[in-house]
This is a predicted structure of a 76-nucleotide RNA (transfer RNA) from Candidatus Sungbacteria bacterium RIFCSPHIGHO2_01_FULL_47_32. The RNAcentral record of the sequence draws on ENA. RNAcentral records the identical sequence in 3 taxa. Its mean pLDDT, the model's own confidence on a scale to 100, is 82. Its Rfam family is "tRNA". Rfam's curators write: Transfer RNA (tRNA) molecules are approximately 80 nucleotides in length. Their secondary structure includes four short double-helical elements and three loops (D, anti-codon, and T loops).
């Protein structure tokens, strides 16, 4: 340099192809309550992600297109 893949809650993942029924969901992890002698289990709740970043197309964008950061592979 020149291709291709991937970024979504503290983790780890679907949803992206085929844009609106997901008010972005589900696992574990966090809090608070009940249980318990305590704790851990286990039930009940709740809090957390404008969906790398920006710009564009649309009535409407996690989903569609462009740059741009980042990581991973190949190519030369």
């Nucleotide at each position: 340099g020149c291709g291709g893949c991937c970024a979504u809650a503290g983790c780890u993942u679907a949803g992206c192809c085929c844009g609106g029924c997901u008010u972005a969901a589900a696992g574990c992890g966090c809090c608070a309550c009940a249980c318990u002698g305590u704790c851990a289990c286990u039930g009940u709740g709740g809090a957390g992600a404008u969906c790398a970043g920006g710009g564009g197309u649309u009535c409407g964008a996690a989903u569609c297109c462009c740059c741009u950061u980042g990581g991973c592979c190949g190519c030369g």